[in-house]
C1' cells in the first nucleotide's frame, strides 16, 4: 500500500431511487433493456498504561433523544 472484517460517527418512522449485488428476456455483441432489493454505497479508528480534550458528513418529510441559548 490493497482487499476483507470489527467498531464508532444518538435512535427510529415514511418515501423515491442513483450505484452496487441478485434475476429474466433479447443476442454475433452491449457503456444496453425488464425486474427485485436498496439512503452508512462515506468519514475515522482497531499493539499496550495513565490523563485530558476531541471530528467531519450521510435525498426528502416526521418524530423522539441529548446538549446550548432566549422567554
Nucleotide at each position: 500500500g490493497c482487499c476483507g472484517c470489527u467498531g464508532a460517527g444518538g435512535a427510529g418512522c415514511g418515501u423515491u431511487g442513483c450505484g452496487u449485488u441478485c434475476u429474466c428476456a433479447c443476442g454475433a455483441a452491449g457503456u444496453g433493456g425488464g425486474g427485485a432489493u436498496c439512503a452508512g454505497g462515506c468519514u475515522c479508528a482497531g499493539c499496550u498504561a495513565a490523563a485530558u480534550u476531541c471530528a467531519a458528513c450521510g435525498g426528502c418529510g416526521c418524530u423522539c433523544g441529548c446538549a446550548u441559548u432566549g422567554g
Annotation:
A computed fold for a 71-nucleotide RNA from a Betaproteobacteria bacterium, annotated as SAH (S-adenosyl-L-homocysteine) riboswitch aptamer. Its Rfam family is "SAH (S-adenosyl-L-homocysteine) riboswitch aptamer". Rfam 15.1 lists 1,354 matches to the family in 1,132 species. Taxonomically the source falls in Betaproteobacteria (Bacteria, Pseudomonadati, Pseudomonadota). The sequence was found by an Rfam model in a public genome assembly.